[in-house]
RNA sequence: UCAGACUAGAAGAUGAUCGCGCCGGCUGCAAGGUCGGUGAGGAAAGUCCGGACAGCAUAGAGCAGGACGGUUGCUAACGGCAACCGCGGGCGACCGUAGGGAAAGUGCCACAGAAACGAUACCGCCGGGCGCAAGCUCGGUAAGGGUGAAACGAGUGCGGCAAGAGCGCACAGCUGGCCUAGGUGACUAGGCGAGGAGGUAAACCCCGUCCGCUGCAAGGCGGCUCAAACAUCCCGAAAGGGGCGCUGCUCGCGCGUUUGAGCGAUCAGACCGCAUGAGGUUCGCGGCAACGUGGACCCAAGAUAGAUGAUCAUCCUCGACAGAAUCCGGCUUAUGACUAGUCUGGCAAU
RNA sequence: UGGGGCGUGGCCAAGCGGUAAGGCGUCUGAUUCUGGCUCAGAAGAUCCUAGGUUCGAAUCCUAGCGCCCCAGCCA
Repeated sequence: UCAGACUAGAAGAUGAUCGCGCCGGCUGCAAGGUCGGUGAGGAAAGUCCGGACAGCAUAGAGCAGGACGGUUGCUAACGGCAACCGCGGGCGACCGUAGGGAAAGUGCCACAGAAACGAUACCGCCGGGCGCAAGCUCGGUAAGGGUGAAACGAGUGCGGCAAGAGCGCACAGCUGGCCUAGGUGACUAGGCGAGGAGGUAAACCCCGUCCGCUGCAAGGCGGCUCAAACAUCCCGAAAGGGGCGCUGCUCGCGCGUUUGAGCGAUCAGACCGCAUGAGGUUCGCGGCAACGUGGACCCAAGAUAGAUGAUCAUCCUCGACAGAAUCCGGCUUAUGACUAGUCUGGCAAU
Repeated sequence: UGGGGCGUGGCCAAGCGGUAAGGCGUCUGAUUCUGGCUCAGAAGAUCCUAGGUUCGAAUCCUAGCGCCCCAGCCA
């Protein structure tokens, strides 16, 4: 200097004027006024996972159903994250990986092809018979050709044979088993003896692990005073039967409601849930890391037709995607231009 | 806010691992004096988009895009 790989950051700045939501002070009987503070994101998005929280048994049992799938760890939990292993790609930095089981069973493998996993043979090769010959026929074979995504399923060489073939042998390779060494482990390296096995599980299925259902439109409160009734859902003397709710089913578990009088409210309204939390910043320690732990400091939107905006001026690198609605941890997707760091390969110079 | 469903020619719509039926519409021709009806024939599909599994994907899986539907509590 060119080409790349990975990671992190920031998400226009300042000022003036006008306006909006929320909170606090002062003032006011109230409506309000005034002053001060504060006011979107890295994805607030998709709602794809996981939790908190709430209701239903303190969330219970079985079936059905669903999700996940290398190992070790992290975490409140996860289908997430970290490190490592295997496989694949790249010269490399590095990237990708739904990565248990096809040697339990079942299904499927269109067309072509003799044959698609049961067995077989179109051409060929070899042997017998017939024939003057071309050839026909019976048998053997599966190395070669052909078809196909895939051909019966272990490559090369030698032997063997009528011709051939793991038919036999040597070496190499595969699968699972045992042993040794290393590793917590996945696994790696080496050795021993064995076997003859198509593909497909993002087909059914088997194995292992996990999962109760419903979602803040959950749910709570839903007035005060007085009086009365049945009785602890209903029927029944009991045994038992029935109803409703909790999940799709079976079990199991649970069970209050009405009337009268007076005052108040009459809006799908008000209040709570509702923002101090698995919170953030920074420093130290442990750990390769994810993360854990201790100290100090900080409090940072909260609406319910839904605020967070507009105009002007100056500057710059000329400003992307987009906007809270119960909360949190992830994943995925959208995102103009830019900054910083580490590393790889090439070229050139010293 | 939460939950559920659907995308196949211009429109409706079948097919749910083996290479895209059918109807309406469009076009051409025949019939008719002309139009319609009728008859014959033809064209028209990246199966919403991208990636993956598989020999093979509209179909199975993952992610995205678009559209539609349903839902209050409450003396």
Predicted 3D model of RNase P RNA and transfer RNA as a complex of 425 nucleotides. Rfam match: Bacterial RNase P class A.